[in-house]
RNA sequence: CCAUGCCAGCCGGGGCGUCAGCGGUGCCUUGUACCUGCAAUCCGCUAUAGCAGGGGUGGUUUCCUUUUAUAAGGUUUUGGCUCGUGUGGUCCGCUUUGCAGUCGAAUUGUCAAUGACGAGUGGGUCUUGCGCAAUCGGAUGCUGUGAACCAUGUCAGGUGGGGAACCAAGCAGCAUUAAGCAGAAGUUCCGGUGUGUUGCAAGGGUGCCUGCUCUGAGGCGGUUUUCUGCAGAAACGCACACGGGCGGAAUCGAGUUUUGGGUGUAUGG
Numbered sequence: 001c002c003a004u005g006c007c008a009g010c011c012g013g014g015g016c017g018u019c020a021g022c023g024g025u026g027c028c029u030u031g032u033a034c035c036u037g038c039a040a041u042c043c044g045c046u047a048u049a050g051c052a053g054g055g056g057u058g059g060u061u062u063c064c065u066u067u068u069a070u071a072a073g074g075u076u077u078u079g080g081c082u083c084g085u086g087u088g089g090u091c092c093g094c095u096u097u098g099c100a101g102u103c104g105a106a107u108u109g110u111c112a113a114u115g116a117c118g119a120g121u122g123g124g125u126c127u128u129g130c131g132c133a134a135u136c137g138g139a140u141g142c143u144g145u146g147a148a149c150c151a152u153g154u155c156a157g158g159u160g161g162g163g164a165a166c167c168a169a170g171c172a173g174c175a176u177u178a179a180g181c182a183g184a185a186g187u188u189c190c191g192g193u194g195u196g197u198u199g200c201a202a203g204g205g206u207g208c209c210u211g212c213u214c215u216g217a218g219g220c221g222g223u224u225u226u227c228u229g230c231a232g233a234a235a236c237g238c239a240c241a242c243g244g245g246c247g248g249a250a251u252c253g254a255g256u257u258u259u260g261g262g263u264g265u266a267u268g269g
Stems, first nucleotide, its partner, number of pairs: 001269006009057003012030005020046005034054005063262003069256002073252006080246009090235001092237002095233007104225008118214008126203005131197003134193006142183004151176004159168003
């Protein structure tokens, strides 16, 4: 060095999850890289870390290990940017409605040398009291009606007394009245008032109106705008929560790749 056997090794890996931990079944990813049984209310093992059985390859560019580059993908995290959903919401910024005020500005109406604004002075409106009126109520007065008997007057009949003349009491009736009832009026008196003012007095006060005097040129109001305050509404910014996309950080990392090292035994030639 070659041949023939045996045997080591290899026949996938990674991430997540689970676990005291390591694997597997599970999900994801890479890759092509055996079969069967067990297995998520789990299956097996113990740092040498699936167990049991079978098959292929077999010291090979295999396999083991070190190093370089690249890198699929996953996990965690992140008041980075952005999108969406839901909830809240008015504190801060924003939009809008109403009310009030407003230095000023614009526009407009009206009053004004037959005198604006202002000042002085006097009144009215206002409060109270008195007076008067009105009104309401009561009483009085007027008219009518009105007493079987316990109102009056006159008293037919009848009754009583008397010799008679006459006298007496007195029912009915009639008349006039009392109490009462009714009516029309509004004579007189009394009382009341959320009525009124032709009157008088006291008070009050600058809100309004007005007379007189002085002065001499602007005054009053509406709309819009600016600004401020108060109240309300919508929902944007905002706050919170959730779910995405693009990024950042950390970590694990297949595959590919660079540079090295290691690599059994038996027999025969």
Molecule: Bacterial large signal recognition particle RNA
Organism: Clostridia bacterium